[in-house]
Molecule: c-di-GMP-I riboswitch aptamer
Organism: Dethiobacter alkaliphilus
RNA sequence: CAGUAUAAAAGGCAAAUCCGUUGAAAAGCGGGGACGCAAAGCUAUGGGUCUAAGGCGGAAUGCCGCUAUGACAGCCGGUUGCCAAA
Numbered sequence: 001c002a003g004u005a006u007a008a009a010a011g012g013c014a015a016a017u018c019c020g021u022u023g024a025a026a027a028g029c030g031g032g033g034a035c036g037c038a039a040a041g042c043u044a045u046g047g048g049u050c051u052a053a054g055g056c057g058g059a060a061u062g063c064c065g066c067u068a069u070g071a072c073a074g075c076c077g078g079u080u081g082c083c084a085a086a
Base pairs, nucleotide, nucleotide: 012037013036017032018031019030020029021028022027035074041079042078043077046076047075048072049071050070054067055066056065057064058063
């Protein structure tokens, strides 16, 4: 060379889903559970995605559109970083 490719060891995280719980929802948290992950650590000041309580507009009951002050890091980006044979 190397924030590479790829074995081993030690440890780590935990999708779907189920139970409980918070929330308007998206989703979060706790306990089971493992599809996977070398950053599935951190970051929502960049892009992207989800939701729309409240607000605004339209309709006229119960509907529709827009909107993040709500979320997502297991979408991209940014950033830090453990072990390591041939």